[in-house]
RNA sequence: GCUUCUGUAGCGCAGUUGGUAGCGCAUUUCACUCGUAAUGAAAGGGUCGCCGGUUCGAGUCCGGCCAGAAGCU
Numbered sequence: 001g002c003u004u005c006u007g008u009a010g011c012g013c014a015g016u017u018g019g020u021a022g023c024g025c026a027u028u029u030c031a032c033u034c035g036u037a038a039u040g041a042a043a044g045g046g047u048c049g050c051c052g053g054u055u056c057g058a059g060u061c062c063g064g065c066c067a068g069a070a071g072c073u
Stems, first nucleotide, its partner, number of pairs: 001072007010025004019056001027043005049065005
């Protein structure tokens, strides 16, 4: 230098055909307990890596850039 893949909540991930952004763990609160853990219930937490484009509408499609991984030279 070229090719492919990945980037979504604190962490690990899903999101199929473009149509209200989700799951588990963690965190906070409450219940339970003599107390803790466990268990149960509820809540908070996101400009979907960045910048543009297409569209009535983009996490999803297109272009560029950034970071990471694998391969080739």

The RNA shown here (transfer RNA) has 73 nucleotides and comes from a Lachnospiraceae bacterium. NCBI's taxonomy places the organism under Bacteria, Bacillota, Clostridia, Lachnospirales, Lachnospiraceae. The RNAcentral record of the sequence draws on ENA. Rfam family: tRNA.